Background
A computed fold for a 72-nucleotide RNA from uncultured Collinsella sp., annotated as transfer RNA.
[in-house]
RNA sequence: GGGCGUUUGGCUCAGGGGUAGAGCACAUCCUUCACACGGAUGGGGUCACAAGUUCAAAUCUUGUAACGCCCA
Repeated sequence: GGGCGUUUGGCUCAGGGGUAGAGCACAUCCUUCACACGGAUGGGGUCACAAGUUCAAAUCUUGUAACGCCCA
C1' cells in the first nucleotide's frame, strides 16, 4: 500500500428499510431476624463519526476513524 471483517446501554450480544431488544449488571419494592436465592417494577443506548439515497436508515451507498485477519 491492497483485500476482508467488526464497531448497537456498564459488559456480552441480537436486530439486515417502518419509531431499538435480550441476558448479565444497576435502582426500588416483596420475601428473610439478616444475607443469599427467587419474584415484581423501573432507569439507562439519537446504533463509532460525517455525508448521500429514501416518505422513512442501526440496516443501503460513499468517505473517515479504531480494532482484528490475510496479501504484498